The RNA shown here (Bacterial RNase P class A) has 352 nucleotides and comes from a Pseudomonadota bacterium. The organism belongs to Pseudomonadota, within Bacteria. Model confidence (mean pLDDT): 77 of 100. It matches the Rfam family "Bacterial RNase P class A". The family is grouped with related families in Rfam's "RNaseP clan". By type it is a ribozyme.
RNA sequence: GAAGCUGGCCAGACAGUCGCCGCGCAUGCAAAUGCGGGGAGGAAAGUCCGGGCUCCGCAGAGCAGAAUGCCGGUUAAUGGCCGGACACCGUGAGGUGAUGAACAGUGCCACAGAAAAUAUACCGCCGAUGGCUGUGCAAACAGAUCAGGCAAGGGCGAACCGGUGCGGUAAGAGCGCACCGCGCGCCCGGCAACGGGCGUGGCAGGGUAAACUCCAUUCGGAGCAAGAUCAAAUAGGCUGACCAUGACGUGGCUCGCGUCGUCAGCGGGUAGAUCGCUUGAGCGUCAGGCAACGAAACGCCUAGAGGAAUGACUGUCCACGACAGAACCCGGCUUAUCGGCCAGCUUCACCC
Numbered sequence: 001g002a003a004g005c006u007g008g009c010c011a012g013a014c015a016g017u018c019g020c021c022g023c024g025c026a027u028g029c030a031a032a033u034g035c036g037g038g039g040a041g042g043a044a045a046g047u048c049c050g051g052g053c054u055c056c057g058c059a060g061a062g063c064a065g066a067a068u069g070c071c072g073g074u075u076a077a078u079g080g081c082c083g084g085a086c087a088c089c090g091u092g093a094g095g096u097g098a099u100g101a102a103c104a105g106u107g108c109c110a111c112a113g114a115a116a117a118u119a120u121a122c123c124g125c126c127g128a129u130g131g132c133u134g135u136g137c138a139a140a141c142a143g144a145u146c147a148g149g150c151a152a153g154g155g156c157g158a159a160c161c162g163g164u165g166c167g168g169u170a171a172g173a174g175c176g177c178a179c180c181g182c183g184c185g186c187c188c189g190g191c192a193a194c195g196g197g198c199g200u201g202g203c204a205g206g207g208u209a210a211a212c213u214c215c216a217u218u219c220g221g222a223g224c225a226a227g228a229u230c231a232a233a234u235a236g237g238c239u240g241a242c243c244a245u246g247a248c249g250u251g252g253c254u255c256g257c258g259u260c261g262u263c264a265g266c267g268g269g270u271a272g273a274u275c276g277c278u279u280g281a282g283c284g285u286c287a288g289g290c291a292a293c294g295a296a297a298c299g300c301c302u303a304g305a306g307g308a309a310u311g312a313c314u315g316u317c318c319a320c321g322a323c324a325g326a327a328c329c330c331g332g333c334u335u336a337u338c339g340g341c342c343a344g345c346u347u348c349a350c351c352c
Stems, first nucleotide, its partner, number of pairs: 001348010012317007020039002023036005041323001045334002048332005053223004065219005070084005085099001086097004100214002105212002107208003122154002124150003129147002132143004162180006181203001182201008227275004237266006246260005282300004288293001318321001
């Protein structure tokens, strides 16, 4: 210098004018006015996970269902994050991985191929053994390959019942041996996943669980229109008092009781208002920790509406400005995004 990898940060800047939504102070009975100060994001988004908070028969057990799935840690919690193991990809920095179980059981494995899981034999190899033919007195030799033996080589396939080599054999074969792979046992290192070593077995039986399934762990439901408080008018309800002892009902009468009337009180609940609402598992510094994270202490305050504010205009400058707008609140994940900056590291080339 070029090409990359990983992590973090910014999201046009400055000034002026006019507005909009909260807050504090002052004036005011109030409405309002004045002054000061605050007012979207890294994703506010999708609502995909995990929690707080609230209410609901306090939610124990079983079944069903769903999610997760190597090990350890972190956290309020998680399916997130961090560290590690293993496998694969990359020259490398680094990246990717739902990565438990396939002798618990059931199923599936297209096409091709002889054969796709009780192995088998299309081409091929052999013909030692038995039979056949020929030569030969015989022993034996030669030939063909009927029976038969084999699975090395070819061929099929994503995958074919361990691989390579030597020996062995009629030809072959874990048939024997060496190495590799695999299973089992023991030892060592590690909290563990796992790794290493030694011994042993001739191989002990393919793949598929984002097929059913099994195993382990987790999960009660609904959501701020949750929910709580105050509470008008109208209508109805309950209680008490009063009234002509009036009307009606109680089969006719008396008493009694009930209803009708007036007044007062109570309670539910609608409109409306208020709370929930933003000080929070918050942020920064910092002991500790490889890291995620994070104790004590100190410092900081950062929208809070309810048809719903956060805008418009002007001027100057530049590299000419992307995706996009809070609605109870946090922690994550995912998706969208013009462009720019910083740090660490890798590979290659050149110079000293």